Notes:
The part of an RNA shown here (small-subunit ribosomal RNA, central domain) has 350 nucleotides and comes from a Dehalococcoidia bacterium.
Context: one part of a larger RNA
RNA sequence: CUGGGCGUAAAGGGCGCGCAGGCGGUUCGGUCAGUCUGUCGUGAAAUCUCCCGGCUCAACUGGGAGGGGUCGAUGGAUACUGCCGGACUGGAGGGGCGUAGAGGCGAGCGGAAUUCCCGGUGUAGCGGUGAAAUGCGUAGAUAUCGGGAGGAACACCAGUGGCGAAAGCGGCUCGCUGGGCGCCACCUGACGCUGAGGCGCGAGAGCGUGGGGAGCGAACCGGAUUAGAUACCCGGGUAGUCCACGCCGUAAACGAUGGAUGCUAGACGUGGGGGGUAUCGACCCCCUCCGUGUCGUCGCUAACGCAUUAAGCAUCCCGCCUGGGGAGUACGGCCGCAAGGCUAAAACUC
Numbered sequence: 001c002u003g004g005g006c007g008u009a010a011a012g013g014g015c016g017c018g019c020a021g022g023c024g025g026u027u028c029g030g031u032c033a034g035u036c037u038g039u040c041g042u043g044a045a046a047u048c049u050c051c052c053g054g055c056u057c058a059a060c061u062g063g064g065a066g067g068g069g070u071c072g073a074u075g076g077a078u079a080c081u082g083c084c085g086g087a088c089u090g091g092a093g094g095g096g097c098g099u100a101g102a103g104g105c106g107a108g109c110g111g112a113a114u115u116c117c118c119g120g121u122g123u124a125g126c127g128g129u130g131a132a133a134u135g136c137g138u139a140g141a142u143a144u145c146g147g148g149a150g151g152a153a154c155a156c157c158a159g160u161g162g163c164g165a166a167a168g169c170g171g172c173u174c175g176c177u178g179g180g181c182g183c184c185a186c187c188u189g190a191c192g193c194u195g196a197g198g199c200g201c202g203a204g205a206g207c208g209u210g211g212g213g214a215g216c217g218a219a220c221c222g223g224a225u226u227a228g229a230u231a232c233c234c235g236g237g238u239a240g241u242c243c244a245c246g247c248c249g250u251a252a253a254c255g256a257u258g259g260a261u262g263c264u265a266g267a268c269g270u271g272g273g274g275g276g277u278a279u280c281g282a283c284c285c286c287c288u289c290c291g292u293g294u295c296g297u298c299g300c301u302a303a304c305g306c307a308u309u310a311a312g313c314a315u316c317c318c319g320c321c322u323g324g325g326g327a328g329u330a331c332g333g334c335c336g337c338a339a340g341g342c343u344a345a346a347a348c349u350c
Base pairs, nucleotide, nucleotide: 003322004321005320006319007304008303012318014201015200016199017198021194022193023192025088026087027086028085029084030083031082033081034080035077036076037075038074039073040072041071042069049064050063051062053060091191092188093187094186095184096183097182098181099180103177104176105175106174107173108172109171110154115149116148117147118146119145120144121143125136126135162169163168206247207246208245209244210243211242215241216240220236221235222234223233258317259316260315261314262313263312266295267294268293269292270291271290272289273288274287275286276285299306300305323350324349325348332343333342334341335340
């Protein structure tokens, strides 16, 4: 230097932005660096190989040939790659006009329900379970009506639906703001793809400071169950769950499937857009682009299954795997307030 792999066997980085690097559309000209080729030089000796000698062989001595390169010089070739220059529009970006959406941030508002407080009615139970008990209630509970307080979450719509890079996003209104898709083909003219490091985002739990606290509820207390019951069931209940700011940086962060591009039968469903027919429209039919599903031809797969949203056929770039345990551990380093995270062995053993 080289192999085979990564949906489920070991293996895709949680996700994005992006420096370096790697790779890069069509066409013309130049150059000749890579590349190819001729010649010359060099590529020590020994070794390898052939011949002679030695001699019973071997060792060994002498002679000859060949091979061996990111080598040097010089002459030449110009398809491909590179470099320089010109041109192009299909990639990419921009513009104009539309369009759907729980995309993000902030502010305000709303109703239902739970709990609590006050008042009315009213009386002996309520609650809870497999059955009970703890618990609540004659200091008037539960039930019911009226008033008030406060926090959290937004029934129906709701979807096999939509949006977002992922995490994730669901009452209504307003403000600020990101992205997508379609049509036109007006502009730029390869401006692209990927991306080690780096930077940012990142559910839940957890941490710091301050606030908030209705319901729920680790820990904890009690009642049951049980041989026991540090559980499952029941009554309570603190952190927390909520807000602001700052940390943490993990996950079955999953499609257990990295990103980009091109190519490869169909059928049916669904969301968005455009066009045609009909009078704008609704509806229906057809075509087309983007998204999202189900089934299947070819192909792939160990099988299961995947199948234009590939796990098919190819190209480029990154990440990762290399028997099980020890171990995602020790040590060291970096990060963190801590909890811990990231990186990551070996002995030994099967």